[in-house]
Context: one part of a larger RNA
RNA sequence: UUGGGUUUAAAGGGUGCGUAGGCGGCGUUGUAAGUCAGUAUUUAAAGACGGCAGCUUAACUGUCGGUAUGGUAUUGAUACUGCAAUGCUUGAGUGAAGACGAGGUAGGCGGAAUUGAUAAUGUAGCGGUGAAAUGCAUAGAUAUUAUCAGGAACUCCGAUUGGGAAGCCAGCUUACUAGGCUUUAACUGACGCUGAGGCACGAAAGUGUGGGGAGCAAACAGGAUUAGAUACCCUGGUAGUCCACACAGUAAACGAUGAUUACUCGAUGUUGGCCGGCAUAGGUCAGCGUCCAAGCGAAAGCGUUAAGUAAUCCACCUGGGGAGUACGCCCGCAAGGGUGAAACUC
Numbered sequence: 001u002u003g004g005g006u007u008u009a010a011a012g013g014g015u016g017c018g019u020a021g022g023c024g025g026c027g028u029u030g031u032a033a034g035u036c037a038g039u040a041u042u043u044a045a046a047g048a049c050g051g052c053a054g055c056u057u058a059a060c061u062g063u064c065g066g067u068a069u070g071g072u073a074u075u076g077a078u079a080c081u082g083c084a085a086u087g088c089u090u091g092a093g094u095g096a097a098g099a100c101g102a103g104g105u106a107g108g109c110g111g112a113a114u115u116g117a118u119a120a121u122g123u124a125g126c127g128g129u130g131a132a133a134u135g136c137a138u139a140g141a142u143a144u145u146a147u148c149a150g151g152a153a154c155u156c157c158g159a160u161u162g163g164g165a166a167g168c169c170a171g172c173u174u175a176c177u178a179g180g181c182u183u184u185a186a187c188u189g190a191c192g193c194u195g196a197g198g199c200a201c202g203a204a205a206g207u208g209u210g211g212g213g214a215g216c217a218a219a220c221a222g223g224a225u226u227a228g229a230u231a232c233c234c235u236g237g238u239a240g241u242c243c244a245c246a247c248a249g250u251a252a253a254c255g256a257u258g259a260u261u262a263c264u265c266g267a268u269g270u271u272g273g274c275c276g277g278c279a280u281a282g283g284u285c286a287g288c289g290u291c292c293a294a295g296c297g298a299a300a301g302c303g304u305u306a307a308g309u310a311a312u313c314c315a316c317c318u319g320g321g322g323a324g325u326a327c328g329c330c331c332g333c334a335a336g337g338g339u340g341a342a343a344c345u346c
Base pairs, nucleotide, nucleotide: 004317005316006315007300008299012314014201015200016199017198021194022193023192025088026087027086028085029084030083031082033081034080035077036076037075038074039073040072042071043070048067049066051064052062053061054060091191092188093187094186095184096183097182098181100179103177104176105175106174107173108172109171110154115149116148117147118146119145120144121143125136126135162169163168206247207246208245209244210243211242215241216240220236221235222234223233258313259312260311261310262309263308266291267290268289269288270287271286272285273284274283275282295302296301319346320345321344328339329338330337331336
C1' cells in the first nucleotide's frame, strides 16, 4: 500500500459553520474531453506471452514468425460521465398562517432557608461522635421572638417531560433575539451533501485584572482513630465557588455508536402540530422512549432513533510495554495544550 475494520477487542474528530476538493435530482439540444470501435504508422535490441528447437531434463539459450500492453495520428459511435445552452419541480430554500419549549443575552422583582449584627425573654450548658475531644458559652452561649444586613441557590409543580450543534439550560417577569415543527403551495429553480486546512463555540478545575464573599470548601491548623494515619470521622479554615472583562481548550466532552440520503414485519407509551368527526375511535407529520420479526453480530445485544440493506464524503485503527513520553515546531502569562517518534523489551 492492498485487503479488513472503528458500541464493548486497536480505532468516530468535543460540537458546529464553512474554503479547496470529492460526490450529486428529472428532461431536451449541441459538443465529443473522458469512454467505446475501426484503420494507419511508429514504438532499436533484450525482456513479457505463445509455438518450435538445442545442451540427457530443467534452469538457461537459440531461432522463426507472431501476439499483447501503452503512446501518436485519423475516421466513426454517443448509452454513461464531463462541458455549453435551455427547461422542469419532487431535493434545497423563501413567503403566508399557527401553535411550541428550563434555547440565548441583558435588566427588574420575589419568598423560604443558612450566616451575621442589634434588641428582648431566659439560664447552664451547647455542639459533635461509634465513643470522644478540639471548639463555642456566666464578658450570658444554645433555644425562642422582633428588626436589619449580605451573598448564593431556586422547595412544590417535576415527569420515563421539554429545548439546544455540542458544552449545557429550571423561582417570577420585561425587553431584545435565535430555532426547529405543523399547515399551505404563492415564489426561486438543483441554489444540494460532505468537508482536508481554516474560523467560531466549548463542563469542571485553573490563570490575569478589578469587584464580591452567606453557605460550602482543596491547601493548612487542631481534635480523634491507629502500630503509624501526611487519610477516612470531628472542630475550624484560605484560595476557589459568585460577578465583569480577558485567557486557557481539556473530560468516561459517552449513545464509549461521524454527517447526509434512500429502502426494509409489527406492537405500545409519550411531547408539539394538523386532518377527522358523535367520539376518549382513527389517520398523518416532526421528535423522545419501551418491546420485538427478518437481518446483522464473537457474543452481550442492535433492530425504521440499526450495530439491517445500499450510496457519497470526512475522521481514525494496524500486537503489549516504552509513551501520549523524548526531540523539534506551533499555541499559552503560567499550568500546560496540539503535533508526535525511536532505541530497547515481551